[in-house]
Molecule: transfer RNA
Organism: Alphaproteobacteria bacterium
RNA sequence: GGUCCCAUCGUCUAGUGGUUAGGACUCAAGAUUUUCAUUCUUGCAACAUGGGUUCGAGUCCCGUUGGGAUCA
Numbered sequence: 001g002g003u004c005c006c007a008u009c010g011u012c013u014a015g016u017g018g019u020u021a022g023g024a025c026u027c028a029a030g031a032u033u034u035u036c037a038u039u040c041u042u043g044c045a046a047c048a049u050g051g052g053u054u055c056g057a058g059u060c061c062c063g064u065u066g067g068g069a070u071c072a
Stems, first nucleotide, its partner, number of pairs: 001071007010025004018055001027043005048064005
């Protein structure tokens, strides 16, 4: 340098163009407990970035950035 894949809460992960962007762990508050732990309830928190297509984009297209695989 060529080709291909990936990027979503703090972490892991789901999301077949119309969802309030879901779940698990973590964290905070409350209940339970003499206390801690466990358990239960509630809450906080995310679409890498810039464009395009579309009535509507996390999803489709192009570029950029980062990571990875492979060929040379």